[in-house]
A computed fold for a 348-nucleotide RNA from uncultured Halioglobus sp., annotated as Bacterial RNase P class A. It matches the Rfam family "Bacterial RNase P class A". Its family is annotated with dimeric ribonuclease P complex, ribonuclease P activity and tRNA processing in the Gene Ontology. Rfam classes the family as a ribozyme. Model confidence (mean pLDDT): 76 of 100.
């Protein structure tokens, strides 16, 4: 100088004016079983967004509904071992790929159950395949018949690769090494690695984030979940009273005609209110165990809880001139956005 990995912070300080939670006073009103309770005003103190509060993509807690058990369908996960409340997350390890390296990426089970797909090019794309070439034969020749996957050509991909032998030319046809399959052995909890033997490989191209097969996991809806208190109006039930009076309408009025019971109590539901609501898989520190994720023990801290929804505005000053962005039941993750500053470890 260039780079890799991990972590911390997220403008600071001061003044003034506000908003909101909790708490302590003062005061007023209502209520009281005289302890107090509820509401308003006002003063003091205290707490007041994030590393992602976001996307709502996974997993769990919590709540209600459903549920004997099992199966089908559907969805998800997919190398091994561990961590965890759980996960598609994390840690450690194995295989493969990239990088000089620190390190990074990896849906990484099965194509010897079946089905499907492969544009263009190419003779041929799977029961493989003779376009050029090579070799053999026929023919005067043009050409025809046969053999051949070594060489050329097409393609992302052409029935393992390199070499020697062999052959008319060739070919696992034979051999050596590599690759692959199978069977022991050794190491490892395992994934897997190493090595030995064996099979010429007619088990064999690719694709399973194509259907599918195998193994494992999964009930549904979500805080507008849900629980409680509870007006007015309308409707419902019960009891009592009332009996054709009363009231309303048509009509100038009467008759007439049409419509309609009254009171009390009860339960359900709506408006509204209260709870759920933030103290927990909680933070920090130390110790112990573990390679680590993490677990355990002890000490310590209390850190938003709103509901038309607070967390702000103005001014001064300093600097490196301030990014992405705003809680709404709560946690663990992942992903995405982000001005910059600092710290630690490591590589070339």
């Nucleotide at each position: 100088g260039a780079g890799u990995c991990g972590g911390u912070c997220a403008g600071g300080c001061g003044a003034u004016c506000g908003c909101u939670u909790c708490u302590c006073g003062u005061u007023c009103a209502c209520u009281u079983u005289c302890g107090g309770g509820u509401g308003g005003a006002u003063g003091g103190g205290u707490g007041g967004a994030g590393g992602a509060a976001a996307g709502u993509c996974c997993g769990g807690g919590c709540u209600c509904c459903a549920u004997a058990g099992g199966g089908c369908a559907g969805a998800g996960u997919g190398c091994c071992a561990g961590g965890u409340a759980a996960c598609a997350c994390c840690u450690g390890g194995g295989g493969g790929g990239c990088g000089u390296g620190a390190g990074c990426c990896u849906a990484c089970g099965g194509a010897a159950a079946g089905u499907g797909c492969a544009a263009c090019a190419g003779a041929g794309a799977g029961u493989a395949g003779a376009c050029c070439g090579c070799c053999c034969g026929a023919g005067c020749a043009a050409u025809c018949g046969g053999g051949u996957a070594a060489g050329g050509g097409u393609g992302a991909a052409a029935c393992g690769g390199u070499g020697c032998g062999g052959u008319a030319a060739g070919a696992g046809c034979g051999c050596a090494c590599c690759g692959c399959g199978c069977g022991g052995c050794u190491g490892g909890u395992a994934a897997c690695a190493g090595g030995c033997g064996u099979g010429g490989c007619g088990a064999u191209g690719g694709u399973a984030a194509a259907c599918c097969c195998c193994a494992c996991u999964c009930g549904g809806a979500g805080c507008a979940a849900g629980a409680c208190c509870a007006a007015a109006u309308a409707g419902g039930a019960a009891u009592c009273c009332g009996u054709c009076a009363g009231c309303u309408g048509u009509g100038g009025c009467c008759c007439a005609c049409a419509g309609u019971g009254g009171a009390u109590u009860c339960g359900g539901g709506u408006a509204g209110g209260u709870c759920g609501c933030u103290a927990c898989a909680g933070g920090c520190a130390a110790g112990u165990g573990g390679u680590g994720a993490c677990a355990c023990u002890u000490g310590u801290c209390g850190c938003a809880g709103a509901u038309g929804a607070a967390u702000g505005a103005u001014c001064g000053u300093c600097c490196a001139c301030g990014a992405c962005a705003g809680a709404a039941c709560c946690c663990g993750g992942c992903u995405u956005a982000u001005c910059g500053a600092c710290c630690g470890a490591c590589u070339c």